[in-house]
Notes
Small-subunit ribosomal RNA, central domain from an uncultured bacterium, 350 nucleotides, folded computationally. The RNAcentral record of the full RNA draws on ENA.
Context: one part of a larger RNA
RNA sequence: CUGGGCGUAAAGCGUGCGUAGACGGUUAUUUAAGUCGGGUGUGAAAGCCCCGGGCUCAACCUGGGAAUUGCAUUCGAGACUGAAUAGCUAGGGUACGGUAGAGGGAAGCGGAAUUUCCGGUGUAGCGGUGAAAUGCGUAGAUAUCGGGAGGAACACCUGUGGCGAAGGCGGCUUCCUGGACCGACACUGACGCUGAGGCGCGAAAGCUAGGGGAGCAAACGGGAUUAGAUACCCCGGUAGUCCUAGCUGUAAACGAUGAGUGCUGGGUGUGGGAGGUAUUAACCCCUCCUGUGCCGAAGCUAACGCAUUAAGCACUCCGCCUGGGGAGUACGGUCGCAAGGCUGAAACUC
Numbered sequence: 001c002u003g004g005g006c007g008u009a010a011a012g013c014g015u016g017c018g019u020a021g022a023c024g025g026u027u028a029u030u031u032a033a034g035u036c037g038g039g040u041g042u043g044a045a046a047g048c049c050c051c052g053g054g055c056u057c058a059a060c061c062u063g064g065g066a067a068u069u070g071c072a073u074u075c076g077a078g079a080c081u082g083a084a085u086a087g088c089u090a091g092g093g094u095a096c097g098g099u100a101g102a103g104g105g106a107a108g109c110g111g112a113a114u115u116u117c118c119g120g121u122g123u124a125g126c127g128g129u130g131a132a133a134u135g136c137g138u139a140g141a142u143a144u145c146g147g148g149a150g151g152a153a154c155a156c157c158u159g160u161g162g163c164g165a166a167g168g169c170g171g172c173u174u175c176c177u178g179g180a181c182c183g184a185c186a187c188u189g190a191c192g193c194u195g196a197g198g199c200g201c202g203a204a205a206g207c208u209a210g211g212g213g214a215g216c217a218a219a220c221g222g223g224a225u226u227a228g229a230u231a232c233c234c235c236g237g238u239a240g241u242c243c244u245a246g247c248u249g250u251a252a253a254c255g256a257u258g259a260g261u262g263c264u265g266g267g268u269g270u271g272g273g274a275g276g277u278a279u280u281a282a283c284c285c286c287u288c289c290u291g292u293g294c295c296g297a298a299g300c301u302a303a304c305g306c307a308u309u310a311a312g313c314a315c316u317c318c319g320c321c322u323g324g325g326g327a328g329u330a331c332g333g334u335c336g337c338a339a340g341g342c343u344g345a346a347a348c349u350c
Stems, first nucleotide, its partner, number of pairs: 004321003007304002012318001014201004021194001023192001025088007033081002035077008049065006091191001092188003096183004103177007110154001115149007125136002162169002206247006215241002220236004258317006266295011299306002323350003332343004
């Protein structure tokens, strides 16, 4: 260096954009760098290998050959790769006409409920639990009616439904804005795929500054339980949860399954679009594209299972793994306000 792997055994970066690089559709011509063939030079000798010879044999010595798979140069070949030129349209993209959607950002609005304040009615309890107690209540609570304030979340619709690269996204309206899909085919003419570094996004918790604070609730206090109870249960309750601006950059960030392309039996649902049939529409039936589920053939798999949304059969590119512990630790570097993140050992031990 080659050879093996990565759903669950060790192993897919949380996710995208993209630089270098690697790989790359189709036709013709040219070239000849890679590639292939021939010649020449060189590839010291010894050694190794083959065929011989000499010491009585052997070790040893010795003659010839082969090998030295390489390099240089020259003459050719032109399929494939590369390069150049001219094209093509099946990949990619743009324009046109439509469709669905909790995709993103900003502003405004709405009702139910909880809490609280004010007022009315009203009287002795309320609340809570397995049972209680702490707690609240004659300074009038709980209950009930009317009015006000404020914050947060959006019941039903809601659906193995939809959208988004992932994280994630759910009241209504308006504005700004990204992507996807379908149909016709007009334009462009390989503009593609992957992607080391790099850059962006990235739940929750946490941090900084300023607001906000209804409910909930780490910490904390009290009541119970218990042998104890730094818990589970109960009564309170502060950070936080919310908003604005910035930071952090991690998760069982999971489909524990990287991205792209092609190929390979079926069955049954469901979201979006288009077309056909039919009786105008709806319904029904059929076909195509796109997404999303379930069941299962071949095949694969250690098994479980996966199975056109592959974990099947192939190709291209990236990432990662190499016994358990020590350890995602130490040290160094780097990022961060910090918490800490990223990178990441060894001794020793089994």
Source information:
Its mean pLDDT, the model's own confidence on a scale to 100, is 89.